[in-house]
Small-subunit ribosomal RNA, 5' domain from an uncultured bacterium, 506 nucleotides, folded computationally.

Context: one part of a larger RNA
RNA sequence: GGAUGAACGCUGGCGGCGUGCCUAAUACAUGCAAGUCGAACGAGAAUAUUGUAGCAAUACGAUAUUUCUAGUGGCGAACGGGUGAGUAACGCGUUGGUGACCUGCCCCGAAGUGGGGGAUAACAGUCCGAAAGGAUUGCUAAUACCCCAUGUGGCCAUGAGAGUUAGAGGUCUCAUGACUAAAGGAGUAAUUCGCUUCGGGAGGGGCCUGCGUCCCAUCAGCUAGUUGGUAAGGUAACGGCUUACCAAGGCUUAGACGGGUAGGGGACCUGAGAGGGUGACCCCCCACACUGGAACUGAAACACGGUCCAGACACCUACGGGUGGCAGCAGUAGGGAAUAUUGCCCAAUGGACGAAAGUCUGAGGCAGCAACGCCGCGUGUGCGAUGAAGGCCUUCGGGUUGUAAAGCACUUUUAUGAGGGAAGAGCAAGGACUGUACCUCAUGAAUAAGGAUCGGCUAACUACGUGCCAGCAGCCGCGGUAACACGUAGGAUCCAAGCGUUAUCC
Numbered sequence: 001g002g003a004u005g006a007a008c009g010c011u012g013g014c015g016g017c018g019u020g021c022c023u024a025a026u027a028c029a030u031g032c033a034a035g036u037c038g039a040a041c042g043a044g045a046a047u048a049u050u051g052u053a054g055c056a057a058u059a060c061g062a063u064a065u066u067u068c069u070a071g072u073g074g075c076g077a078a079c080g081g082g083u084g085a086g087u088a089a090c091g092c093g094u095u096g097g098u099g100a101c102c103u104g105c106c107c108c109g110a111a112g113u114g115g116g117g118g119a120u121a122a123c124a125g126u127c128c129g130a131a132a133g134g135a136u137u138g139c140u141a142a143u144a145c146c147c148c149a150u151g152u153g154g155c156c157a158u159g160a161g162a163g164u165u166a167g168a169g170g171u172c173u174c175a176u177g178a179c180u181a182a183a184g185g186a187g188u189a190a191u192u193c194g195c196u197u198c199g200g201g202a203g204g205g206g207c208c209u210g211c212g213u214c215c216c217a218u219c220a221g222c223u224a225g226u227u228g229g230u231a232a233g234g235u236a237a238c239g240g241c242u243u244a245c246c247a248a249g250g251c252u253u254a255g256a257c258g259g260g261u262a263g264g265g266g267a268c269c270u271g272a273g274a275g276g277g278u279g280a281c282c283c284c285c286c287a288c289a290c291u292g293g294a295a296c297u298g299a300a301a302c303a304c305g306g307u308c309c310a311g312a313c314a315c316c317u318a319c320g321g322g323u324g325g326c327a328g329c330a331g332u333a334g335g336g337a338a339u340a341u342u343g344c345c346c347a348a349u350g351g352a353c354g355a356a357a358g359u360c361u362g363a364g365g366c367a368g369c370a371a372c373g374c375c376g377c378g379u380g381u382g383c384g385a386u387g388a389a390g391g392c393c394u395u396c397g398g399g400u401u402g403u404a405a406a407g408c409a410c411u412u413u414u415a416u417g418a419g420g421g422a423a424g425a426g427c428a429a430g431g432a433c434u435g436u437a438c439c440u441c442a443u444g445a446a447u448a449a450g451g452a453u454c455g456g457c458u459a460a461c462u463a464c465g466u467g468c469c470a471g472c473a474g475c476c477g478c479g480g481u482a483a484c485a486c487g488u489a490g491g492a493u494c495c496a497a498g499c500g501u502u503a504u505c506c
Stems, first nucleotide, its partner, number of pairs: 001506004006502005013377006019370002021335001026333003030330003035075003040072002044067010082288003091213004096208003101205003106201008114148004123138006153180002156177007184193003214260003221251003226248008263285004267278004290311005313324004341367001343366003349363001350361004380410004390401004415443006424433001450495005455476003461490005471478002
């Protein structure tokens, strides 16, 4: 000198764009953050029409339309959002491999969608419980569940053959046999949305691998599923991944093992570069979700707002027992030098569901707070010397503040008031932001300057006070009676809505 997610002191006019718990991965009141589909299904409700009984009220039933809290079912909830505790590791980055693999939704292609059955929630009744919740009897539907058929295909077994490869468990052809599928909805219909099996694709993922990836040797030896083999199990898949048996191996001064620290990268800061430092915001990957463990469902989780067990903590309780998890958005307490609103909206972008209308979306878009940062603008402009007054200094002549002020003539960025008023919305309507940005008019210099420094380094000096005191200080050093170094005043210098200090990095 540059830089910062900064803090502190003094000061503070405006706008645009960004950024804002670095500490306690501490504890959390309250609200919201993941739902959706009635064009899968039964029940319920309302309305209309209508049938039977009835004088009527009404009761029972049918059809149609609309609606729907809860329930069955489907899809989603594994995305999006947060945090960085753990992790020195194939975690990450990069290069390859998978002849060892998976893939819902989406796209392309081939074939099919036939017949039947038994339940169950909701509901109604009974019962237990303070509650959370649960038991039992009876009824019912489906794109829920089950069985049979068909088998383009797929898969398995046996047999025969072909070509490729470093390597066959892969590919192709043939024969025989076994196993294996489906669901309907809407519409008058055409049709359309689905469903099943298989092949391919796209995108996504799993696994393996070469190389790279902090400090300590005052850590020198480490290791029994350890290293390898055989067999079996397990997995989507290879593999000590697991188990049994067998062998005795495997790693290491090119740093094993141990200890400390730490999420990694793109990037960011600095520097001419090489390098050094950092890993906030944004993007990619990983890990975690009160602590520890486990599986279930599912295409995918061993799952932040799912389940179970244990623990700590907190809350409710009728003492028998239950409930909870903000490292989502706000917000509270605490900690701290220190970090914001319990705001508006789904209008746009994106996501989930839905045929759609649409619903949901603290993702996101906006607004609020903060000079926290960067950038821009303003606090007037021109003329004006009896160089006014006042202040300060003085050799008492004067010098300086200083064209500075006053005064005269202007301007209106900005401010205030009034009027108009968007784009963002592809195609009629529809805008949270917002009567915002912007435009026009009026008023009037009006609404707007500070901070640090002045001995040398280092731009800028005098007076008074103080008297090794009070104090200053980044280094050298100032202060003990004339201090350009302390304090005050005048003046000056440098920056400027900021200026200094502190901390950290180059």

Rfam family: Bacterial small subunit ribosomal RNA. Rfam links the family to the GO terms structural constituent of ribosome and ribosome.
The full RNA is in RNAcentral, with records from ENA and SILVA.